Large-subunit ribosomal RNA, domain VI from a Bdellovibrionales bacterium, 268 nucleotides, folded computationally. Its mean pLDDT, the model's own confidence on a scale to 100, is 89. The RNAcentral record of the full RNA draws on ENA. Taxonomically the source falls in Bdellovibrionales (Bacteria, Pseudomonadati, Bdellovibrionota, Bdellovibrionia). Its Rfam family is "Bacterial large subunit ribosomal RNA". Rfam links the family to the GO terms ribosome and structural constituent of ribosome.
Context: one part of a larger RNA
RNA sequence: CGUAGGAAAAUUGAGCAGAUCUGUCCUUAGUACGAGAGGACCGGGAUGGACGAACCUCUGGUGUUCCUGUUGUCGCGCCAGCGGCAUGGCAGGGUAGCUAUGUUCGGAAUGGAUAAUCGCUGAAUGCAUCUAAGCGAGAAGCCAACUGCAAGAUAAGUUUUCCCUGAUCCUUCGGGAUCCUAAAGACUCCUUCGAGACUAGGAGGUGAUAGGUCGCAAGUGUAAGCGCAGUAAUGCGUUCAGCUGAGCGAUACUAAUUAGUCGUGAGG
Numbered sequence: 001c002g003u004a005g006g007a008a009a010a011u012u013g014a015g016c017a018g019a020u021c022u023g024u025c026c027u028u029a030g031u032a033c034g035a036g037a038g039g040a041c042c043g044g045g046a047u048g049g050a051c052g053a054a055c056c057u058c059u060g061g062u063g064u065u066c067c068u069g070u071u072g073u074c075g076c077g078c079c080a081g082c083g084g085c086a087u088g089g090c091a092g093g094g095u096a097g098c099u100a101u102g103u104u105c106g107g108a109a110u111g112g113a114u115a116a117u118c119g120c121u122g123a124a125u126g127c128a129u130c131u132a133a134g135c136g137a138g139a140a141g142c143c144a145a146c147u148g149c150a151a152g153a154u155a156a157g158u159u160u161u162c163c164c165u166g167a168u169c170c171u172u173c174g175g176g177a178u179c180c181u182a183a184a185g186a187c188u189c190c191u192u193c194g195a196g197a198c199u200a201g202g203a204g205g206u207g208a209u210a211g212g213u214c215g216c217a218a219g220u221g222u223a224a225g226c227g228c229a230g231u232a233a234u235g236c237g238u239u240c241a242g243c244u245g246a247g248c249g250a251u252a253c254u255a256a257u258u259a260g261u262c263g264u265g266a267g268g
Stems, first nucleotide, its partner, number of pairs: 001152001005163007015149004021049007033038001051106005059100004066093005071086006110144003117137004164267001166179005180265001185262004189205005209255003212251005218244003225238005
């Protein structure tokens, strides 16, 4: 821009894409078959491999924004207690998120038309013949079925709901000018996110959207100060303490203010 008024939702599915894999074991059954050796079709069940998708409950990884220990050195006047630098100084753990080697699931069933092939009926050719007329069976393949996208599918589809019902003048009757009016809805802007390069999309803008605060979970592992014991290092008590990022919930304390723009007047 189009989809012959504008808008918000919900849809149909022309078409397109993805997927389509396979082993072993048990059973049927040591049955059919076979002198024996051996050894099934059909059917039922179990469990794997590779591949793919989603997810983070578990097992782990990461987690330079969390906690702790500790070396050297510098600083805060000193002690104590802290901080800076040294690969994140080094080391031990670790929430959320992300993640695989972890977990769950998938390729199942079914129908139709067929290939090779196997048939029925059957003439040309009194026989025969699956074929000439006609009618069947038949594959991991084809078309559906499964998953996703999808009306720019210009043949532009369908359904539901919402919105706009002024005046004067000019006209080449297509429309135009001035005033009045400014809908439904959308956007700008702002708080943001399991959304995200940007954009887009979602949740909100007076309400739980983000921050703060409070509580809980979770991590670390028993803070500082003081007291006691010890010459001291240190230990014990107060203390499962103290501190704490992203998690869960509650709470308007802070910030989402005020506002502006587009979109018209009933529609070839």